[in-house]
Context: one part of a larger RNA
RNA sequence: CGUAUGGGGAAUGCCUAGGCUCUCAGAGACUACGAAAGACGUGAUAAGCUGCGAAAAGCUACGAUGAGGUGCAAAUAACCGUUAUUAAUCGUAGAUGUCCGAAUGGGGCAACCCAGCUGACUGAAGGUCAGUUACCCGCAAGGGAUAAAACGCAGGGAACUGAAACAUCUAAGUACCCUGAGGAAAAGAAAUCAACCGAGAUUCCCUUAGUAGUGGCGAGCGAACGGGGACUAGCCCUUAAGUGGCUUUGAGAUUAGCGGAACGCUCUGGAAAGUGCGGCCAUAGUGGGUGAUAGCCCUGUACGCGAAAAUCUCUUAGUCAUGAAAUCGAGUAGGACGGAGCACGAGAAACUUUGUCUGAAUAUGGGGGGACCAUCCUCCAAGGCUAAAUACUACUGACUGACCGAUAGUGAACUAGUACCGUGAGGGAAAGGCGAAAAGAACCCCUGUGAGGGGAGUGAAAUAGAUCCUGAAACCGUAUGCGU
Numbered sequence: 001c002g003u004a005u006g007g008g009g010a011a012u013g014c015c016u017a018g019g020c021u022c023u024c025a026g027a028g029a030c031u032a033c034g035a036a037a038g039a040c041g042u043g044a045u046a047a048g049c050u051g052c053g054a055a056a057a058g059c060u061a062c063g064a065u066g067a068g069g070u071g072c073a074a075a076u077a078a079c080c081g082u083u084a085u086u087a088a089u090c091g092u093a094g095a096u097g098u099c100c101g102a103a104u105g106g107g108g109c110a111a112c113c114c115a116g117c118u119g120a121c122u123g124a125a126g127g128u129c130a131g132u133u134a135c136c137c138g139c140a141a142g143g144g145a146u147a148a149a150a151c152g153c154a155g156g157g158a159a160c161u162g163a164a165a166c167a168u169c170u171a172a173g174u175a176c177c178c179u180g181a182g183g184a185a186a187a188g189a190a191a192u193c194a195a196c197c198g199a200g201a202u203u204c205c206c207u208u209a210g211u212a213g214u215g216g217c218g219a220g221c222g223a224a225c226g227g228g229g230a231c232u233a234g235c236c237c238u239u240a241a242g243u244g245g246c247u248u249u250g251a252g253a254u255u256a257g258c259g260g261a262a263c264g265c266u267c268u269g270g271a272a273a274g275u276g277c278g279g280c281c282a283u284a285g286u287g288g289g290u291g292a293u294a295g296c297c298c299u300g301u302a303c304g305c306g307a308a309a310a311u312c313u314c315u316u317a318g319u320c321a322u323g324a325a326a327u328c329g330a331g332u333a334g335g336a337c338g339g340a341g342c343a344c345g346a347g348a349a350a351c352u353u354u355g356u357c358u359g360a361a362u363a364u365g366g367g368g369g370g371a372c373c374a375u376c377c378u379c380c381a382a383g384g385c386u387a388a389a390u391a392c393u394a395c396u397g398a399c400u401g402a403c404c405g406a407u408a409g410u411g412a413a414c415u416a417g418u419a420c421c422g423u424g425a426g427g428g429a430a431a432g433g434c435g436a437a438a439a440g441a442a443c444c445c446c447u448g449u450g451a452g453g454g455g456a457g458u459g460a461a462a463u464a465g466a467u468c469c470u471g472a473a474a475c476c477g478u479a480u481g482c483g484u
Base pairs, nucleotide, nucleotide: 001481002480003479004478005477006476007475013469014433015432018404019403020401023398024397025396026395027393028392038099039098040053041052042051044076048072049071059094060093061092062091063090064089068080069079070078105114106113107112115133116132117131118130119129120128121127135144136143137142151182155177156176162169166216192199193198203230204229205228206227207226213221214220234385235384236383237329242322243321244320245319246318247317250314251313252312253311254310255309257305258304259303263278264277265276267274279296280295281285287299288298289297334358335357336356337355338354339353340352341351344370365380366379367378368377369376420427421426440468443455444454445453446452
């Protein structure tokens, strides 16, 4: 150096229990009747997870299902049950629900300490048990407080950056902070547009259009009218359009379930779903499983059916509350100064808004039509309500994928926000695969009653033996050949 055969190692291949993504539908729940998040307990044995709460892997009622059960999780033990009147399992409703936590009797270094009042047990004392005792609003009844991923309104509000520097400007009313809210929120029935023709609340999308404009006329910013769609709904303040609660009529849906078509033989093989031959069903040839690839084996699927109980939507009728502030809008419109919003940076700057100071008219009136004036047109501010079309997805169900396949895909396929690190805020892993089935190797031998191994046995296979599928390379041996 070659050949053969091993050790070691974990790549690769195959797989999927977990992720990622979209769509449709639901829901947008919770909480002083004590939540979310936890601590500590709880099993025959019990460290972890899950469940549950001193009634503690559970109790009761009703319904479904049922011959097997006592979670992950095998084994042992001890039990429960087998056609139903109560095994187990699933659904609905209820009971119990330690301590902490808004935490609320007072305190406190969360899961601890210490009380007052009333009642029960007791002859009394003491003790135990049960109930009650926070604050704010309210006469009271009652209500509030908390949590929550994103979406929404409002109050505050940056800088990096770009302008090839930088100050107006931009980034951007973005990030972020904060208040109260809803399943959506906000907006909303013209003191609106338009242009002498007319339209007719709001919201969202496409377009108009990167146009008109604005702009150290730099960088940039950037409409509207009009047109086309989605969706449409109007009303009140001289008692109501609407909204909500409760009761009630009927229908539907959800939360368990039920029925549900159709195949045999042969060959190979450890095993048939594969081969060959001959059949059948299909409103069902989506999917998954079964010892290899199954329409007809199992589970399902298409389709059809189903609720004692609870909830939701629509609907019939009734009732209560809200609407509700006020009397058609006065310290208002308008004006001055200083700001802000409008695509519009004070500009020729209208319009909206308002911190300070002022300050009308009253339908014979007033606002607007981008300085301003006239004419003309149009509307009626200073009171209020309003569904849908729109935004989002922590969560639930059903799907989808020229998405990943264990260094990938979530950080997490497994006791994962775990172990571990940090005073703390916080940071943050590694770790999947025997076999169809444990059939997980009885018995014998070597040995330290070892580790490990050799036989035997199981199996299709044990170089599938639990450090277990496949088993590359680095690296380390053994045997043998050749060369120096």
Description
The part of an RNA shown here (large-subunit ribosomal RNA, domain I) has 484 nucleotides and comes from Euphausia superba. The full RNA is in RNAcentral, with records from SILVA. Lineage of the source: Eukaryota > Bilateria > Ecdysozoa > Altocrustacea > Euphausia.